The prediction has a mean pLDDT of 79. Predicted 3D model of a 130-nucleotide RNA (SAM riboswitch aptamer (S box leader)) from Umezawaea endophytica. NCBI's taxonomy places the organism under Bacteria, Bacillati, Actinomycetota, Actinomycetes, Umezawaea. Rfam family: SAM riboswitch aptamer (S box leader). Rfam links the family to the GO term regulation of gene expression.
RNA sequence: CGCUCAUCCAGAGGGGCAGAGGGAUCGGCCCGAAGAAGCCCCGGCAACCCGAUCGUCAGGUACUCGCGCGCGUGCGGGUGCUCGACGGUCACGGUGCCAAUUCCGACCCGCGCUGCGGGACAGAUGAGGA
Repeated sequence: CGCUCAUCCAGAGGGGCAGAGGGAUCGGCCCGAAGAAGCCCCGGCAACCCGAUCGUCAGGUACUCGCGCGCGUGCGGGUGCUCGACGGUCACGGUGCCAAUUCCGACCCGCGCUGCGGGACAGAUGAGGA
C1' cells in the first nucleotide's frame, strides 16, 4: 500500500507521567476524574513468522523379507533417509495484543420476523509480495 492468503465467540496485570477523551467511520450501546487517549517501566497472553521435538497421512529414494512371474521385474510388509501437509508440546526472538464476539448493527439471503441464523462488505493483526 484499493495486492494475495490466513485468523479474529478463548486468553492476558501492576506502577509512574499526564490531564479529557476513547471504543476505525456512521447509528446504537458502553468505558472514562474510583483518571480516557498518549508516553515510560515491570509483567502477562498467544494469532502469525522463526527454532526444536513428537505423532498421523501422502510422495520420492535406498536396503531388506515374503509371494508370483514372461527372469527383470510386479505386489505386499519392515527399516533408514528425504520432502510436503495436519495436529500437539516446548523455548529464544520478530511483530501483535492485554473491557464488552472485531461490543452490536450497516449490505444480501432465509426463518418461527421489534428478533434469530448464515453469508458478504468494512476493519484489525500476521506472513508473502510490490